[in-house]
């Protein structure tokens, strides 16, 4: 350095839910939990998708991202451990 992740050892990571805080919401921290993950480490850059607080007119189960989602999917950037 490149491929792989079957075996092993080090450790990491944290889903639902609960309780707190923020927040319009969606959802995010914080703590406590383990569903699971070999990049579930970092980037919203392209999809998708949630949410509509302001806006917008058609005024209603409406549109709209400039708010989310990296554990939905491609891409970029890095990386433990073995094997070959």
């Nucleotide at each position: 350095a490149u491929u792989u992740g079957a075996a092993a050892a080090a450790g990491g990571c944290a889903a639902a839910c609960u309780u707190a805080u923020u927040g319009a919401a969606a959802a995010a921290u914080a703590a406590g939990g383990a569903c699971g993950c070999a990049a579930a480490g970092c980037c919203g850059c392209g999809a998708a998708u949630c949410u509509a607080a302001g806006g917008u007119c058609u005024u209603g189960c409406a549109c709209u991202a400039u708010g989310a989602u990296a554990g939905u999917c491609g891409g970029g950037c890095u990386g433990c451990c073995a094997a070959a």